[in-house]
Order: sequence, then structure tokens, then C1' cells
RNA sequence: AUAUUGCUUCGGGGUUGGGUGUGAUUCCCUACCGGCGGUAUAGUCCGCGAGCUGAUUUUCAGCAUGAACCGGUGUGAUUCCGGUACCGACAGUAAAGUCUGGAUGGUAGAAGCGCAGG
Repeated sequence: AUAUUGCUUCGGGGUUGGGUGUGAUUCCCUACCGGCGGUAUAGUCCGCGAGCUGAUUUUCAGCAUGAACCGGUGUGAUUCCGGUACCGACAGUAAAGUCUGGAUGGUAGAAGCGCAGG
């Protein structure tokens, strides 16, 4: 200076108790859960991932892709503390964030080992 590369492992949690009903873990009350990177520690800020369609099945393109405020501390927090809210793909089924299924799958990524180089 050039080029960045291979392998391995890991990689998502949750319906308690009651009501109505022929039938609901799906409706109603209550309960419970919170992937990855960034940033003052984040389900709700910024970005990414899980779905579908087309070409092609390596990858590329397109579509879809939820939700937060108030107060306090502080140099700094929409992340901490206090309070009160809210959100959750597709298919199935009595209407599902929590059941079953695609999925013994896949992904954002994380760690380790090696190659190359110094």
C1' cells in the first nucleotide's frame, strides 16, 4: 500500500383470577411480557430485524412495518427516579402481543478462533 476473509457457538418473553356464552387462554374486568445497534442505562427517541409480492432463488427491487407524556435529579437522561398512559406481523380458531402453526426455520446482531497484514 492492497484486500478484507473463513469457521464455530449463541441469538424473544408473556393469559393469573373472574364474568358472559352451546362454544372464547381470542370478547369484558383483571393479570403478565418487552429482540438487536446507537445515545446518560430506552418496548414508546434514531436506526435495524421477524411478514408479503415480483424477478431470481445467491441476491436485488417494491409494499407493509405499533406506541409517551408530566414532574424531579444532573454538565448531560423523551433512557435514571416518581407518577399516569399507551403499543404489539401473518395464517388458524368465537375477534389472539401471551394459544396453535409456518418455525427442529430465518434475522438484526453478539462472542470466540483462524487466515492475511503490521
FMN riboswitch aptamer (RFN element) from Butyrivibrio fibrisolvens, 118 nucleotides, folded computationally. It matches the Rfam family "FMN riboswitch aptamer (RFN element)". Rfam's curators write: The RFN element is a highly conserved domain that is found frequently in the 5'-untranslated regions of prokaryotic mRNAs that encode for flavin mononucleotide (FMN) biosynthesis and transport proteins. The RNAcentral record of the sequence draws on Ribocentre.